[in-house]
RNA sequence: UCGCGCUAGGUGGGGAGCUAGCGGUUCCCUGAACCCGCAACCCGCUAUAGCGGGGCCGAAUGCCGCCCGAGGGGCGGAGUCGUCCGGGGCCAGGGCCGGAGCGCGUGGCGUUGACGGCCAGGUCCCGCGCACUGGGAGCCUGCGAACCGCGUCAGGUCCGGGAGGAAGCAGCGCUAAGCAGUGCCUCUCAGGUGCCGCGGAGGCGCCUGGCCCGAGCAAGCGGCUCCGGCGCCGCCCGGGGGGCCCGCCUCGACGGCGAGCCCGC
Numbered sequence: 001u002c003g004c005g006c007u008a009g010g011u012g013g014g015g016a017g018c019u020a021g022c023g024g025u026u027c028c029c030u031g032a033a034c035c036c037g038c039a040a041c042c043c044g045c046u047a048u049a050g051c052g053g054g055g056c057c058g059a060a061u062g063c064c065g066c067c068c069g070a071g072g073g074g075c076g077g078a079g080u081c082g083u084c085c086g087g088g089g090c091c092a093g094g095g096c097c098g099g100a101g102c103g104c105g106u107g108g109c110g111u112u113g114a115c116g117g118c119c120a121g122g123u124c125c126c127g128c129g130c131a132c133u134g135g136g137a138g139c140c141u142g143c144g145a146a147c148c149g150c151g152u153c154a155g156g157u158c159c160g161g162g163a164g165g166a167a168g169c170a171g172c173g174c175u176a177a178g179c180a181g182u183g184c185c186u187c188u189c190a191g192g193u194g195c196c197g198c199g200g201a202g203g204c205g206c207c208u209g210g211c212c213c214g215a216g217c218a219a220g221c222g223g224c225u226c227c228g229g230c231g232c233c234g235c236c237c238g239g240g241g242g243g244c245c246c247g248c249c250u251c252g253a254c255g256g257c258g259a260g261c262c263c264g265c
Base pairs, nucleotide, nucleotide: 003265004264005263009057010056011055012030013029014028015027016026020046021045022044023043024042034054035053036052037051038050062261063260064258065257066256067255071251072250073249074248075247076246077245079244080243081242083240084239085238086237087236088235093233094232095230096229097228098227099226100225101224102223104222105221106220108217109216116212117211118210119209120208121207122206123205125200126199127198128197129196130194131193132191133190134189135188136187137186138185139183140181141180142179143178149174150173151172152171157166158165159164
């Protein structure tokens, strides 16, 4: 140095999580690395390895050092994009509400005559009349005075010699003040009364009608412009949490380079 046999060992590794800590089951990365059973209110350990059983390889594809670096974890940063919360203010913008204007769209009115002009009447006001309604008074009807109203006054009373006379209660009749009723006849007062009438005043607007003229009128809805309001969105200030990005630290698969490495024949 080569061959054969054996042994140690290998038969994937890593990050997160769990745990006092470690390995495994779980999730993820790497990428090709035997099989069966077990494991999250978990399984097995206190070691360098999951535990139990079977198979294969076996001193190099294994162990060790360095490099690279998929990927994971930690810390920090400013920017950006969502999200949530608090505060501010009608500031460019959006939204909602209101007003004014324009007359672009749409709809409406108009040659059965728009706008404009002229005339008359009405609408408003004042007075009067008429009517209506309500109040009051009169007229009419009824009731209406123990005595202090009237008439007539039985009985009784008084005066008188008598003839006769006087006052007069009850009753009866009548009436005053007053009370009640009725007609709506007369007068009077009043009116948020009137498709009423007459006169006056007023004439801006509106309504109705007539005449002249001859093509526009108007602004309901949408649109546009301007003004105002509302903190709903955006905006400004501050804060919480998340994604992306950057920096540092840390673990680190796959891969690359390098040194050494058992026993027997």
This is a predicted structure of a 265-nucleotide RNA (Bacterial large signal recognition particle RNA) from a Pseudomonadota bacterium.
Its Rfam family is "Bacterial large signal recognition particle RNA". From the family's description: The signal recognition particle (SRP) is a universally conserved ribonucleoprotein involved in the co-translational targeting of proteins to membranes.
Of the family's consensus pairs, 84% are formed in the model.
NCBI's taxonomy places the organism under Bacteria, Pseudomonadati, Pseudomonadota.
The sequence is in RNAcentral, with records from ENA.
The prediction has a mean pLDDT of 76.